c-di-GMP-I riboswitch aptamer, 82 nucleotides, folded computationally.
RNA sequence: UCCGAUAAACGGCAAACCUGUCGAAAGGCAGCGACGCAAAGCUACAGGGCCUUCCCCGCAAGGGUGGCAGCCAGCUACCGAA
Numbered sequence: 001u002c003c004g005a006u007a008a009a010c011g012g013c014a015a016a017c018c019u020g021u022c023g024a025a026a027g028g029c030a031g032c033g034a035c036g037c038a039a040a041g042c043u044a045c046a047g048g049g050c051c052u053u054c055c056c057c058g059c060a061a062g063g064g065u066g067g068c069a070g071c072c073a074g075c076u077a078c079c080g081a082a
Base pairs, nucleotide, nucleotide: 012037013036018031019030020029021028022027035070041075042074043073047072048071049068050067051066055064056063057062
């Protein structure tokens, strides 16, 4: 330096439900709450995937638009054995 656990420490995050709020929706934010998470940290102008359809394009299929990283992915990172 790399890898790295059914271990330990300091700690961290927070699903669903419910409430408020924004949004057409998906969903976001705040509170509450813990299902889980070793990247559940960051990234949605770039790759795949998924969700939405107020509006725009299109005869239609579909595309644009919007969203999700707690789906994969990319980048970065704490502790620490064999």